Context: one part of a larger RNA
RNA sequence: UGACGGGGGCCCGCACAAGCGGUGGAGCAUGUGGUUUAAUUCGAUGCAACGCGAAGAACCUUACCGAGACUUGACAUCCCGUGACUAUCUGUGAAAGCAGAGUCUGCCUUCGGGCACACGGAGACAGGUGGUGCAUGGUUGUCGUCAGCUCGUGUCGUGAGAUGUUGGGUUAAGUCCCGCAACGAGCGCAACCCCUAUCCAGUGUUGCCAGCGGGUAAUGCCGGGGACUCACUGGAGACUGCCGGAGACGAUCCGGAGGAAGGUGGGGAUGACGUCAAAUCAUCAUGGCCCUUAUGCCCUGGGCUACACACGCGCUACAAUGGCCGGUACAACGGGCUGCGAAGGAGCGAUCCGGAGCGAAUCCCUUAAAGCCGGCCCCAGUUGGGAUCGCAGGCUGCAACUCGCCUGCGUGAACACGGAAUUGCUAGUAAUCGCGAAUCAGCUACGUCGCGGUGAAUACGUUCCCGGGCCUUGUACA
Numbered sequence: 001u002g003a004c005g006g007g008g009g010c011c012c013g014c015a016c017a018a019g020c021g022g023u024g025g026a027g028c029a030u031g032u033g034g035u036u037u038a039a040u041u042c043g044a045u046g047c048a049a050c051g052c053g054a055a056g057a058a059c060c061u062u063a064c065c066g067a068g069a070c071u072u073g074a075c076a077u078c079c080c081g082u083g084a085c086u087a088u089c090u091g092u093g094a095a096a097g098c099a100g101a102g103u104c105u106g107c108c109u110u111c112g113g114g115c116a117c118a119c120g121g122a123g124a125c126a127g128g129u130g131g132u133g134c135a136u137g138g139u140u141g142u143c144g145u146c147a148g149c150u151c152g153u154g155u156c157g158u159g160a161g162a163u164g165u166u167g168g169g170u171u172a173a174g175u176c177c178c179g180c181a182a183c184g185a186g187c188g189c190a191a192c193c194c195c196u197a198u199c200c201a202g203u204g205u206u207g208c209c210a211g212c213g214g215g216u217a218a219u220g221c222c223g224g225g226g227a228c229u230c231a232c233u234g235g236a237g238a239c240u241g242c243c244g245g246a247g248a249c250g251a252u253c254c255g256g257a258g259g260a261a262g263g264u265g266g267g268g269a270u271g272a273c274g275u276c277a278a279a280u281c282a283u284c285a286u287g288g289c290c291c292u293u294a295u296g297c298c299c300u301g302g303g304c305u306a307c308a309c310a311c312g313c314g315c316u317a318c319a320a321u322g323g324c325c326g327g328u329a330c331a332a333c334g335g336g337c338u339g340c341g342a343a344g345g346a347g348c349g350a351u352c353c354g355g356a357g358c359g360a361a362u363c364c365c366u367u368a369a370a371g372c373c374g375g376c377c378c379c380a381g382u383u384g385g386g387a388u389c390g391c392a393g394g395c396u397g398c399a400a401c402u403c404g405c406c407u408g409c410g411u412g413a414a415c416a417c418g419g420a421a422u423u424g425c426u427a428g429u430a431a432u433c434g435c436g437a438a439u440c441a442g443c444u445a446c447g448u449c450g451c452g453g454u455g456a457a458u459a460c461g462u463u464c465c466c467g468g469g470c471c472u473u474g475u476a477c478a
Stems, first nucleotide, its partner, number of pairs: 001478002003475003007472007015462002019425005026316003030312004034307002042053002064302003068298001070296001073125001077124002079121005088101005106115003127291002130289001132287001136285002138280003141276001143274001148187006154163003167178003193268004198236007208225002212223003239262001242256005318418001322377007334365003339358002344353003384415001389410007431454007
């Protein structure tokens, strides 16, 4: 000087408390451990691994296993020889491949040849998701959006170092004020950026429809209009600016006015010096090491989906604030040409036929659901709950046995609100309700990332638990 203390003081954070909803019990889904296996590829492992890499494992992917093949190789450059390349077919085979049939004669040319492609040959080499993340780059997590981390000069100290950065206030903040052997400065904080909340101006199509005219069973449907909504662009607006009080006349705090918004308005992006030899050699790159008729490469089938069990993230429930049936209302974000697919028709339905329109403020996905109105159920393992299983179908795809999703009929399990324990959340939040998208042929999505609808309760307080900041103290630790 740090680190640590079941030392002290001060102060924060859904840290506790106050509340609301969960998890832990059930069934299923998913990840992991374990076990099993020919293989169940690999990585991630307290917080900070475990719906994680994977925003799509039937083949492919795929790295794993079994079987069958290849050895200058699936891929790159160089040399030699032959031929343009190539479409198609036959035999064999699980395919890769092997054997054959056959079509066709490229471009440039100084007519020597060259270029591209294919096949054959020789070797230099290729190749490796093989090992090392404790050799590395890059990227990322984490403490933590915590308020800290440092430097120059000066001064003090023999020196390590200190001072500044401590102190008194204050703040979300090393934020600002005052003081002070310090005076300044840098990286962080804040602001500048984006979205959102109000208003103004401009521009009005594909958007809008107040007033005018036309038309209909009905609809901005038509003429038209720019008012409004909305869209886009540019601006205004919030700064403790104003008033009162408190305060060191300061910083700032409390209250008020005006205002769409008030003291950082709400949300996002943004992550200091560093810590964990944290994670990643399997995104990629890369040193040295290892393999080279195999640890490379092709193909087929299987596996990654196993199942006595253990744990984690979830979904659905256990019902009446409910379930079912009928009627009826209101979104936003997005996506669409190998695409979204309307009307109309068939089917109980999944879906099929159909093909309008739309590269989209125009058309489609697209009926939002909870809600509201009416009816049935009457507390029951039930009209709760839907697992499991049987049969019949639909869709995608070369192909759904291992191992897809969906529909109909039947079947109807556990489950009576969950022990110890544990988690999220302070407002348009929690809870609850549906919708969209990426990946994607399809989908094991109940995941993830977004979007809107309805919309709470509670916070006395900081004694305690956890994490953190500043000062101080002890130390046999570094």
This is a predicted structure of a 478-nucleotide part of an RNA (small-subunit ribosomal RNA, 3' major domain) from an uncultured bacterium. The full RNA is in RNAcentral, with records from ENA and SILVA.